[in-house]
RNA sequence: AGAGUUUGAUCCUGGCUCAGAGCGAACGUUAGCGGCGGGCUUAACACAUGCAAGUCGAACGAGAAAGGGACUUCGGUCCUGAUUAAAGUGGCGCACGGGUGAGUAACACGUAGGUAAUCUACCCUUUGGCGGGGGACAACAUUUCGAAAGAGAUGCUAAUACCGCAUAAGACCACGAACUCCUUGGAGGAAGUGGGACCUCUUCUUGAAAGCUACCACCAGAGGAUGAGCCUGCGUCCCAUCAGCUAGUUGGUAAGGUAAUGGCUUACCAAGGCAUAGACGGGUAGCUGGUCUGAGAGGACGAUCAGCCACACUGGCACUGGAACACGGGCCAGACUCCUACGGGAGGCAGCAGUGAGGAAUAUUGGGCAAUGGGCGAAAGCCUGACCCAGCCACGCCGCGUGUGUGAUGAAGGCCUUCGGGUCGUAAAGCACUGUGGGGAGAGACGAAACUACGCAGGAGGAAAUGCCUGCGUACUGACGGUACCUCCUUAGCAAGCACCGGCUAACUCUGUGCCAGCAGCCGCGGUAAUACAGAGGGUGCAAACGUUGCUCGGAUUUACUGGGCGUAAAGCGCGUGUAGGCGGACUCGCAAGUCGGUUGUGAAAUCCCUGGGCUCAACCUAGGAACUGCAUCCGAAACUGCUUGUCUUGAGUAAUGGAGAGGGUGGCGGAAUUCCCGGUGUAGAGGUGAAAUUCGUAGAUAUCGGGAGGAACAUUCAGUGGCGAAGGCGGCCACCUGGACAUUUACUGACGCUGAGACGCGAAAGCGUGGGGAGCAAACAGGAUUAGAUACCCUGGUAGUCCACGCCGUAAACGAUGAGCAUUAGGUGCAGCGGAUAUUGACCGCUGCUGUGCCGUAGCUAACGUGUUAAGUGCCCCGCCUGGGGAGUACGGCCGCAAGGCUGAAACUCAAAGGAAUUGACGGGGGCCCGCACAAGCGGUGGAGCAUGUGGUUUAAUUCGACGCAACGCGCAGAACCUUACCUGGGCUUGAACCGCGGCGGACGUGAGCAGAGAUGUUCAUUCUCCUUUCGGUUGCUGCAGUAGAGGUGCUGCAUGGCUGUCGUCAGCUCGUGUCGUGAGAUGUUGGGUUAAGUCCCGCAACGAGCGCAACCCCUGCCUUUAGUUGCCAUCAGUUCGGCUGGGCACUCUAGAGGGACUGCCCGGGCCAACCGGGAGGAAGGCGGGGACGACGUCAAGUCCUCAUGGCCCUUAUGUCCAGGGCUACACACGUGCUACAAUGGGCGGUACAAAGAGUUGCGAAGCCGCGAGGUGGAGCUAAUCUCAAAAAGCCGUCCUCAGUUCGGAUCGGAGUCUGCAACUCGACUCCGUGAAGGUGGAAUCGCUAGUAAUCGAAGAUCAGCACGCUUCGGUGAAUACGUUCCCGGGCCUUGUACACACCGCCCGUCACAUCACGAAAGCUGGUUGCACCUGAAAACGGUGAGCGAACUCCUAAGGGAGGCAGCUGUCCAAGGAAUGGCUGGUAACUGGGGUGAAGUCGUAACAAGG
Repeated sequence: AGAGUUUGAUCCUGGCUCAGAGCGAACGUUAGCGGCGGGCUUAACACAUGCAAGUCGAACGAGAAAGGGACUUCGGUCCUGAUUAAAGUGGCGCACGGGUGAGUAACACGUAGGUAAUCUACCCUUUGGCGGGGGACAACAUUUCGAAAGAGAUGCUAAUACCGCAUAAGACCACGAACUCCUUGGAGGAAGUGGGACCUCUUCUUGAAAGCUACCACCAGAGGAUGAGCCUGCGUCCCAUCAGCUAGUUGGUAAGGUAAUGGCUUACCAAGGCAUAGACGGGUAGCUGGUCUGAGAGGACGAUCAGCCACACUGGCACUGGAACACGGGCCAGACUCCUACGGGAGGCAGCAGUGAGGAAUAUUGGGCAAUGGGCGAAAGCCUGACCCAGCCACGCCGCGUGUGUGAUGAAGGCCUUCGGGUCGUAAAGCACUGUGGGGAGAGACGAAACUACGCAGGAGGAAAUGCCUGCGUACUGACGGUACCUCCUUAGCAAGCACCGGCUAACUCUGUGCCAGCAGCCGCGGUAAUACAGAGGGUGCAAACGUUGCUCGGAUUUACUGGGCGUAAAGCGCGUGUAGGCGGACUCGCAAGUCGGUUGUGAAAUCCCUGGGCUCAACCUAGGAACUGCAUCCGAAACUGCUUGUCUUGAGUAAUGGAGAGGGUGGCGGAAUUCCCGGUGUAGAGGUGAAAUUCGUAGAUAUCGGGAGGAACAUUCAGUGGCGAAGGCGGCCACCUGGACAUUUACUGACGCUGAGACGCGAAAGCGUGGGGAGCAAACAGGAUUAGAUACCCUGGUAGUCCACGCCGUAAACGAUGAGCAUUAGGUGCAGCGGAUAUUGACCGCUGCUGUGCCGUAGCUAACGUGUUAAGUGCCCCGCCUGGGGAGUACGGCCGCAAGGCUGAAACUCAAAGGAAUUGACGGGGGCCCGCACAAGCGGUGGAGCAUGUGGUUUAAUUCGACGCAACGCGCAGAACCUUACCUGGGCUUGAACCGCGGCGGACGUGAGCAGAGAUGUUCAUUCUCCUUUCGGUUGCUGCAGUAGAGGUGCUGCAUGGCUGUCGUCAGCUCGUGUCGUGAGAUGUUGGGUUAAGUCCCGCAACGAGCGCAACCCCUGCCUUUAGUUGCCAUCAGUUCGGCUGGGCACUCUAGAGGGACUGCCCGGGCCAACCGGGAGGAAGGCGGGGACGACGUCAAGUCCUCAUGGCCCUUAUGUCCAGGGCUACACACGUGCUACAAUGGGCGGUACAAAGAGUUGCGAAGCCGCGAGGUGGAGCUAAUCUCAAAAAGCCGUCCUCAGUUCGGAUCGGAGUCUGCAACUCGACUCCGUGAAGGUGGAAUCGCUAGUAAUCGAAGAUCAGCACGCUUCGGUGAAUACGUUCCCGGGCCUUGUACACACCGCCCGUCACAUCACGAAAGCUGGUUGCACCUGAAAACGGUGAGCGAACUCCUAAGGGAGGCAGCUGUCCAAGGAAUGGCUGGUAACUGGGGUGAAGUCGUAACAAGG
């Protein structure tokens, strides 16, 4: 620091996602040790049990028991226990410590201040004092009630408990006086003997008392410290779909109350107070130091630790006290739990443990007061779940270990493999070492110093002594814990996992699976070769952990202060006027609020940072420093902002003159046209459309002429990217009223300005209300057409409406999709308005200023397109708006409206995109140019018939398989009776029918024959042997048997492949290098102007070149020459059986080699002086002469695994292989391709003529003879220019037929044959005789062909034993037509649009149907919360009363009275409760509404191309 993801690719916008860090975590797998920390985030849910606050006998009275001892009469007594326990009075503490975060949006917290408006127990310092009396109440005893808890009555008693009195300062109140101060009076108002010590004096004399001494208490005052209360400035979450709130409310006066100010409370008076700088209301929340993150600014959080606050079952209340409205106190009410004798009682873990419940989830009913701290105490000490420790938990951080070195036969084994090897891997083993952790044994801490006691020394005080203070010494004290640490022994022995490996993101292979199972953070994997699933091997990362999930910040500049935007991506309000607010010209005096510099205080500690120190290190702990960016305070500065003073004219405005204008409003006027009415002329149509019809018209239309009525609009004249207006908008002419802008000129005011949240006004069309008006047009509606339908487009009609007046509505693609203002930054060129100077008689032209309105364009900006002084450039200022798509401008709420509806405006849920601009393609019922038998013009066919053949379908045991638009279908098949053959049935074989290697055993192999069998095959017999060898023996080849490697497969996958092929298409295209342009994809070149069959060539050009294609080079053919002469010719000569037959010849034809020839070379014209085109000459041939071979980059996952090759998978006594028979030949049907016909341009018969190219020895096979014929016989000749196939046919001549289902046509069938072949039944071809079907030129539709072509005629060949209407080749005869490119099809180039890119066979919309999800509405039902009015009203406090009760003081002899008080009663206030009615906010709900999502549903075709 970035990355992935929208696209075919690109740039941008924009969201989603990831990599990082963190956590009080949880879950999964795994787990050796230690240290330091942490541990109910949920139910402030309910709690069994134990403990968590007591202490003081040196304040007081009273005072056991067990046990022990002594005595005993054995009944007991005494001593001890005992300065006891337990309890009571009294004092102090219990308001600390500990817990929790429910409530609280608040002076609650933070920070800085104030308190002259206050309090403060214990503690410290200091001053003074502590006199003398009195009366009670507990405990206790007796007794009553009660189940209990407890309560009552009577009686006794002490105090540091309580009450008077004395004493005095101070404080308080009042008064006087007043500068400060002082004085007087009044009221109130203190306090001990508690224990210790000493013995000089006094008394008894062991020792006590008095006394003395100090201590601890106590009282009053002053001060301090600490703590607390109150007040104030500033800061502190979300919602405006909460906009108005408030009656103690705001203030005053008086009183009450408090420690104290204050409406804190009450009475009275006034009517205020708060609020868009967000009152009030709703939601959420303890606040902070800090923690996490981040570069920072920020954002999120507020566990542990620390400060503050609040709370203690829920609500209310006070008491005590220095302090509480009190967690382990009280009273009342409520809910809950428990006890009960049913009368009544008890309780409050959000203390520590622990239990249940909830939950994904959070520990022991532990030890100790040894340390630290706290309470009480003089102290010992007691208490202390604070605390210190231990236990549990990998919850976190940190540290350590699981060994170290050496070790290559690179072991075995696993995995992979191209079978060679590679890898795990120095890893292991082996050898040599070490000893942390673990285990055993031993030794063994720091934390402890105090207090206290004793001893010694010194000191203050005192008459002295003890005591007291200080120091030293000794003694005593450890839960943790026999723990840490250390030493010895022991053995490499006991100690490694988890996640990941498609990209992001480090890490790859095999197997299994087969859109299944599954994975997934995003993109996305999986449909038979998955690095993405699962397993394995290997690897990568981290490591006692590793992953996952959740949450926070980051990345995210994706809320933008730092640091974003708004023409088209989301985003400028439709426009103006203007309030608050924000911002604001020049000069100047001053102030010091902002600002800047400094001082002081504070900013708790901890944390973070730096430097040290301590645990072996680290985590951790600790010391010091820095920092805490803040607030306050004081001093200073005066540039800038602000405030204030005075001034200025340039901003702004006013006045004057002038012209321009569809600016607005009102009234009037005008002509043209449409329609209607009347009349004339006139007759059969008119109208309308793509074509029609509805409609009008013989009752006279349309047309035409004249007259009239009425409404609306003002001519594509002027008229113009001309004018005016803020926008909407404004267009005949005239008049009146009225707004604004502009130009010029001086004068005046003196910043008066800009913007503008709310607010107010204007605001097209449509629509609404009331009343008019209504010619034309025209939603709705009706009819006619169109159509599959046509609730549309087209046509005929036609009502609202359109028009006017008044009033609403308030929206538009209200657009320049561009808010307003000011300043500034190259130009060029139009138009409109008003000027200026020069010049002119005047005008024009030219120059120039201001305003407005256009075009082009520089810099700049922009993602690009574009914009560009009319900015989208550069700046300032103000307002509005945006933050992924959908849901949705929807719902709810509010406001507005008569309604329609408008304004404001969400969420759940869902997707990983949605989008902008540009690029390349493809496509278009877009455009331009061009080509092709593409159409047109012609000729002949197909589609109808019969047959042949292929296919589909059907059938079948099998009808083997493949090919399916063009580009499958007489295709693979250049030839299925067996074979072929892959299929079916049946019979056999299993190293196999063929290939190849090895070793073992045996045998020759072979040839001939017999038997069984459908055959394969089985079986039997006979015969015979190579080489080296003297024999034994060995060995080669061949072969049999069993075995091992392995064969074999027309089995699957053409979507794993090679090769080959088809197709676009013989179309003219497809690319590259360098350069240039562009952010980029890409462009340029290759576009343009011509031309061509051609990206063929020329010219031009930021391109210059090049490659693959085109063309040419190759073959055939057309002319000529030459070479050669086995056919050819008799041309020439001779012979002749008259046949080139023979001799002879090679001239010609021909054959087949080599050459020539054609190149726009020549002429004319056109064209740009080009390329090239048109015409002509010559020539056998002329502009590519004709034909062939040749097929660019690529497309179609085109075809072929059944030609061949080949990966993978599958079969292996079978999916291999051999054999017989069958099938591929089936047959209701459908299609393709053909043949033959339908006849007279023909058919039959007879005669007669002319080819080319081929083939032939397993062959072609002549003549002759036989047969009607197929053919037979025959065998000459021929390995072929020699012989043969071989007859060419159409043609020509002659004749018959005469328009018929025929002398056309030949199917079908019967019979008889021929040939091939082992064999023609299924299932061959041909011949003869007989039979003689359909068919009379073929519907819609459709095919071929542009010249030696179509058409027509025959010939040959391949395959092949035989089989050809197919295929290929060959020649004979031999046409017609092309105006032309509008249309159909296909293609090329340029351009345009695009929402397509699987590319139009594309994309895509809505209803309906089904499933599912969330939401709205809803009669209601049911919670929470709250307002107003009311009822009831506990406890408590306060007020009143107080006839009952009544110790202290007082009067008094007493009785009694008084003062002060208590109970009771009562009033005020009020919690809970009750009942009534509203608000807000949840849950739920019949029915209902739309929305989202879903692989294939239905109906249509709305949008994207001019999307028809």
A computed fold for a 1508-nucleotide RNA from an uncultured prokaryote, annotated as small-subunit ribosomal RNA. Its mean pLDDT, the model's own confidence on a scale to 100, is 82.